[in-house]
Two RNAs folded together computationally: RNase P RNA and transfer RNA, 448 nucleotides in total.
Its mean pLDDT, the model's own confidence on a scale to 100, is 77.
Order: sequence, then C1' cells, then structure tokens
RNA sequence: CCAGAUGGCUGGGUGAUCGCGGAUGGCGCAAGCUAUCCGAGGAAAGUCCGGGCUUCAUAGAGACAGGGUGCCGGAUAAUGCCCGGCGGGCGCAAGCUCAGGGAAAGUGCCACAGAAAGGAAACCGCCGCUUUGGCUUCGGCUAGAUCGGUAAGGAUGAAAGGGUGCGGUAAGAGCGCACCGCUUGGCUGGCAACAGACAAGGCAUGGUAAACCCCACUCGAAGCAAAACCAAAUAGGGAUGACAUAUGGCGGGUCUUUGCGCUGUCAUCCGGGUCGGUUGCAUGAGGUGUCUGGCAACAGGCAUCCCAGAUGAAUGAUCGCCUCUCCUGACCUCGCGUCAGGAAGACAGAACCCGGCUUACAGGCCAUCUGGUCCA
RNA sequence: GGGCGCGUAGCUCAGUGGGAGAGCACUACAUUGACAUUGUAGGGGUCGGCAGUUCAAUCCUGCCCGCGCCCA
Repeated sequence: CCAGAUGGCUGGGUGAUCGCGGAUGGCGCAAGCUAUCCGAGGAAAGUCCGGGCUUCAUAGAGACAGGGUGCCGGAUAAUGCCCGGCGGGCGCAAGCUCAGGGAAAGUGCCACAGAAAGGAAACCGCCGCUUUGGCUUCGGCUAGAUCGGUAAGGAUGAAAGGGUGCGGUAAGAGCGCACCGCUUGGCUGGCAACAGACAAGGCAUGGUAAACCCCACUCGAAGCAAAACCAAAUAGGGAUGACAUAUGGCGGGUCUUUGCGCUGUCAUCCGGGUCGGUUGCAUGAGGUGUCUGGCAACAGGCAUCCCAGAUGAAUGAUCGCCUCUCCUGACCUCGCGUCAGGAAGACAGAACCCGGCUUACAGGCCAUCUGGUCCA
Repeated sequence: GGGCGCGUAGCUCAGUGGGAGAGCACUACAUUGACAUUGUAGGGGUCGGCAGUUCAAUCCUGCCCGCGCCCA
C1' cells in the first nucleotide's frame, strides 16, 4: 500500500431574528407580562423477550391442562439476552456460523418414481443344478424354460442396512484381513459439555421431534387507556321531616257512566357512577470519572452530577459564516493548490420506567488482528 | 399508548407438508336477424416480502411490510 475480520465512537458547529413546553422567583384583582434555568434518540421504532410497579384475589403446597426454553459452566432483579468453553459446518488465516436434548419408550409420515421406503426387497444383470432347441473340430459354445444362490454392477429416488483396498468365492457377501468410521466397556484429564489412548464387538441403530410425543427446567392473569383519589348539571337510589291519603290523584280535545293503565308531593341530607380534574409521573437495578477483583459478562468501593415531562400533545423556522462530500468554471509558483458559484447532509422523533433483541440509518473517525506485495 | 386478527387469480373465498383450486368476471366459438340467457373450450398466480427447518413449504418457525378490529 492492497484485500479482509472484529469491536467501538460520532450523527454537523457557531451567530442573529422570530417562536414553543416545563420549573422557580418577581409584578398584577385577573387575563397575562417578565428574569433565570432545563428541554429527544442510538435507535425514542417494531412491541419480539425479561423485570419493576398496579389491580384482580391466592397464585402458598400438590395434581391436571396449556405455553415457553433446551450442549456445558458462569453472570444477572430477570431473560429465549450476555460472557467463557465444548462439538459440527465454512474460511489459507484473523474469524464467522448452528432452534446444538432424546429417533436402540411408543405412534405417525416418507408424495411421484422404483422390484423394494423399514423389524427389507430379486426388475435387469452375475452364477449354479436340471431340462429343451440349434451348431460342433465332440472338448464345448449359444438361445430359452424351471428351481435356487447373490445386494459387487445397472436402473429409481432426497434417502436402498458402513467406506476404501487386498484376499476369497461357482458368482458374491464383514465371509476373512488392514486402515477409517461406528457401538460397548472400564481408565486418564476436565466442575461439566467433552477430549485422549486402550480393549472387545464384524456392524446391530435410515430420515423427520421448527410432526405428535418423552425427559429436564420454568411460567397466575391483565396491563399506566393498569390503578388510586377528588367530584358538577340532569336522571335514578336511600334516609329523615312536613303535607296529602286510596270512596283519592293523573292519563282521550271536553263532560257522564262502565272498564283499563299509572301513582304520592315538597324540602334537607347521604352514597355510587358519568363530564371534568389530581395522583400514578421521573432520585433511578441512574449517569460520568476513577480504583479493586475477574479471561470476560459482571460485581464492589470512592468522588461527583440531577439530566424532557407534554395531554391534539413543546423541543421549531428563516438568514449569514465555517467544516465535511460531490459537481462546474477561472487563475497559477501544476499542488487534487487557491478563488467563485451550485447541490446534498441520513434513519427518525419521548408519552409509566428499566435490561436486552430485531429492524432502519447519508457521511465521518478510532483501536486491535489476519493474508499478500514492496522497501530498509 | 397498549392488546388482538388477517393478507391465495381482476373480485369473493376454499385449501394447511407432496398436483395451486371453486364461483363471478374476461376471451373465443355455438345458439339468435341482433342482444341477453344457455352450452363448450381457453387464458390469467413472485400464495404480501426476506431468511431458516425439511428430500420437499401456500401450509411449520423467525424478522419485516400492508390492512382491519378492540381497550378510557
């Protein structure tokens, strides 16, 4: 210098003018005015996990059902996140990646194709016995049939009951042997996952659990529109008192009779819910710096700081200068130099709070490591 | 803000591990003087997108996108 891997940071700066939300103070009867201070993010997003908090009321113990997680160890308030390790796969390497328990407890499924798809199977092929026909140099050769042997070869399939090689055989076959793989057994190392070497066994046990299921661990449900409190008007409920009282009163446009339906009125007080308001609501598993322990996640000590709180929902807009990237033009001491003009500057925006994950993101920067090339 | 559900042909829907289908609509032909009806035949699909599991995914799992509903 080129190519690459991992981890992290940043997310324009500054000035002027006009505005917005909150807290505190001052002025004002009030509306409001004014001074000071504070005012979005790494994801505030998706709402995918975990917790705090709140209510329901028992969720404590056990059983059943359902959901989730799934190599081992650690860390944590907790987690499916994170850290360290193990094993498989990929890469020359740095490193990346894996929903990574159990298929010799059971059930299901494996379409089409294929002879056979699961405690295997003989379609073609190869080989043997018997037999028929043809040819014959009488040694046999060849075509067919019957009964058997054979999983080495062909053919089907995603998958066909270890792989390669040598021997062996009528042809074949773990039938025998060597190496690799596999299973079982104890041994050594490791907390463990697991690794290593040894011995025995010719091999039994196809795949699928992001199919049912089995095993181990774990989970009460709902969510701040949770929930608590204050509390209008109107309607309705209850209590007390006063008045009226059933042969009553009201109801058809009016009156009478008969029939039908409804039924106290007023005042005071009480309680519940609604409109509305307040709390919940920001001092917290908090931030920053530093030290100690630990490989690390993380834990602990000390110092220091207070850092949005809206409720149709504030955190903005315009202009100038500078920085960074690109384009065009001019000048020249041709450096990617200076000047002028223009364009772009991301993703996105709190709404109870926190720990993670996932997704989106213009551009810029830093650290460590790997491979290659060149120079000393 | 929080909690659920659904995306399959132009429209309305079925299908839930092995062939992508039905009705209406569309096109052509027949029938008719012509149209409608009817009959026959046919075309039309990134199964919302991207990954993963599996021999195989519309279907199972994760993430993303769009639409709809509920809660004071």